[in-house]
RNA sequence: GCGGUAUUAGUUUAGUGGUAGAACGGCUGGUUGCCAAUCAGCAAACGGGGGUUCAAUUCCCCCAUACCGCA
Numbered sequence: 001g002c003g004g005u006a007u008u009a010g011u012u013u014a015g016u017g018g019u020a021g022a023a024c025g026g027c028u029g030g031u032u033g034c035c036a037a038u039c040a041g042c043a044a045a046c047g048g049g050g051g052u053u054c055a056a057u058u059c060c061c062c063c064a065u066a067c068c069g070c071a
Stems, first nucleotide, its partner, number of pairs: 001070007010024004018054001026042005047063005
C1' cells in the first nucleotide's frame, strides 16, 4: 500500500428496513437483629459523518479504532 472482519448500556453480548432485548454490574425499596443471599422496581446503549428510503442499528459510501490476511 491492497483486501477482509468487527464496532450496540459501565462490561459481555442478541437482534434486524417499522418500539433495541438480555446477563452481570449500578441505584431504590421489601425481607433480615446486621451482612450476605433472595425478591420487586428504576436508570443506562446502536463509533463519527454523508447518501438511499415514507422510515436506517440494519442497505451504500467515507472516516476512526482494533484484529486478520496479502504485498

This is a predicted structure of a 71-nucleotide RNA (transfer RNA) from a Nanobdellota archaeon. It matches the Rfam family "tRNA". Its family is annotated with triplet codon-amino acid adaptor activity in the Gene Ontology. About the family: Transfer RNA (tRNA) molecules are approximately 80 nucleotides in length. By type it is a transfer RNA. The same sequence occurs in records of 2 taxa. Taxonomically the source falls in Nanobdellota (Archaea, Nanobdellati). The prediction has a mean pLDDT of 82.